Predicted 3D model of a 351-nucleotide part of an RNA (small-subunit ribosomal RNA, central domain) from a sediment metagenome.
Context: one part of a larger RNA
RNA sequence: CUGGGCGUAAAGGGUGCGUAGGCGGCCGCGCAAGUCUGACGUGAAAUCUUCACCGCUCAACGGGAAGAGGUCGUUGGAAACUGCGUGGCUCGAGUGUGGUAGAGGCAAGUGGAAUUCCAGGUGUAGCGGUGGAAUGUGUAGAUAUCUGGAAGAACACCCGUGGCGAAGGCGACUUGCUGGGCCAUCACUGACGCUGAGGCACGAAAGCGUGGGGAGCAAACGGGAUUAGAUACCCCGGUAGUCCACGCCGUAAACGAUGGGUACUAGGUGUAGGAGGUAUCGACCCCUUCUGUGCCGCAGUUAACACAUUAAGUGCCCCGCCUGGGGAGUACGGCCGCAAGGUUGAAACUC
Numbered sequence: 001c002u003g004g005g006c007g008u009a010a011a012g013g014g015u016g017c018g019u020a021g022g023c024g025g026c027c028g029c030g031c032a033a034g035u036c037u038g039a040c041g042u043g044a045a046a047u048c049u050u051c052a053c054c055g056c057u058c059a060a061c062g063g064g065a066a067g068a069g070g071u072c073g074u075u076g077g078a079a080a081c082u083g084c085g086u087g088g089c090u091c092g093a094g095u096g097u098g099g100u101a102g103a104g105g106c107a108a109g110u111g112g113a114a115u116u117c118c119a120g121g122u123g124u125a126g127c128g129g130u131g132g133a134a135u136g137u138g139u140a141g142a143u144a145u146c147u148g149g150a151a152g153a154a155c156a157c158c159c160g161u162g163g164c165g166a167a168g169g170c171g172a173c174u175u176g177c178u179g180g181g182c183c184a185u186c187a188c189u190g191a192c193g194c195u196g197a198g199g200c201a202c203g204a205a206a207g208c209g210u211g212g213g214g215a216g217c218a219a220a221c222g223g224g225a226u227u228a229g230a231u232a233c234c235c236c237g238g239u240a241g242u243c244c245a246c247g248c249c250g251u252a253a254a255c256g257a258u259g260g261g262u263a264c265u266a267g268g269u270g271u272a273g274g275a276g277g278u279a280u281c282g283a284c285c286c287c288u289u290c291u292g293u294g295c296c297g298c299a300g301u302u303a304a305c306a307c308a309u310u311a312a313g314u315g316c317c318c319c320g321c322c323u324g325g326g327g328a329g330u331a332c333g334g335c336c337g338c339a340a341g342g343u344u345g346a347a348a349c350u351c
Base pairs, nucleotide, nucleotide: 003323004322005321006320007305008304012319014202015201016200017199021195022194023193025089026088027087028086029085030084031083033082034081035078036077037076038075039074040073041072047068048067049066050065051064053063054062055061092192093189094188095187096186097184098183099182100181104178105177106176107175108174109173110172111155115151116150117149118148119147120146121145122144126137127136163170164169207248208247209246210245211244212243216242217241221237222236223235224234259318260317261316262315263314264313267296268295269294270293271292272291273290274289275288276287277286300307301306324351325350326349333344334343335342336341
């Protein structure tokens, strides 16, 4: 490189936007670059075929000759397909209009339960904790209970193989600003599309910088137990951190371990959001349909497990990635970072 692959064996980029590039709907006309074809010219080698040709004793092999093969140019032609130009179309894509559900995002404000602490009242001998204990805490009055106050963080029930978001993720309430989806319907634009190397943006937790905050929890750390030991599991404490603002970091079992788009290919059943129909006073029930999300299951696929209109089925388009285990996601170099480190990413050697 080719081939074969990427749910679990090696392999889908964490996610989106998008540049170049690749690919691209229906009808007509034109051009003729690709494409096909005729003629003329040119026509290296390998390779192949043929030869009562030549050289190794033969042959393989080598040499020679002819033909095939392979190249480009000039010129004539064809117009189905690709391409280019042009005109048109509406089913792809988008816009408008009317509805609609939602923990989608950002900011400000508000609320109750709980917890801890502080002050006060009642009250007395313990409380706490465990498998059992002890450390701890309490006569300087704890625990319990009541009243008042302060603080920070998280939002019980509702809550649901429920919803929203590209992913990470998002759950009290109110207001403001704001993104996207879905449904219906006519009207409009007229291929404006798909994918996307680089690039840019977003990106859990932990971690980092500066400043704030600190109730609870809690790496580290101290103590008590357990144990042969116990740098653990259990218990009492407890600092970073967890929270906020701004700025970094850029990783993950960032998982559906399954890239995106599009078309096609049995059914059954649940659920969420919408629209319509029948019926009805109206609604429910029932039926149809679109979108999302589950379960079961045929064909088909699969090494099996399983997947199965939300495909891992059948096609096409584009991107990413894999190529035995270890060495190693290491070394070196580059780029990025304040650092931690990230990213790109080998080899010797070894099995």
Background
The coordinates come from a structure-prediction model, not an experiment, and the mean pLDDT is 87. The RNAcentral record of the full RNA draws on SILVA.